[in-house]
RNA sequence: GGUCUUGUAGUUCAGUUGGUUAGAACGCGCCGUUCACAUCGGCGAGGUCACAGGUUCGAGUCCUGUCAAGACCA
Numbered sequence: 001g002g003u004c005u006u007g008u009a010g011u012u013c014a015g016u017u018g019g020u021u022a023g024a025a026c027g028c029g030c031c032g033u034u035c036a037c038a039u040c041g042g043c044g045a046g047g048u049c050a051c052a053g054g055u056u057c058g059a060g061u062c063c064u065g066u067c068a069a070g071a072c073c074a
Base pairs, nucleotide, nucleotide: 001073002072003071004070005069006068007067010026011025012024013023019057028044029043030042031041032040050066051065052064053063054062
């Protein structure tokens, strides 16, 4: 330098052929339970879907560019 893959909550990830409010587990906060802690149960907070633009009635999903990480080739 070239090709390809990935980027979604604090962490690890799912998200179906583009469709109506963006989710799970762990973690965090509160409540219950306990003499207390842990476990367990309930409730809740937390997201510019890497960034910018485009297509579309509608984009996490499709297209283009940029950035970051990784793999391969030279």
The prediction has a mean pLDDT of 81. Predicted 3D model of a 74-nucleotide RNA (transfer RNA) from an Anaerolineales bacterium. It matches the Rfam family "tRNA". The family's RNA type in Rfam is transfer RNA.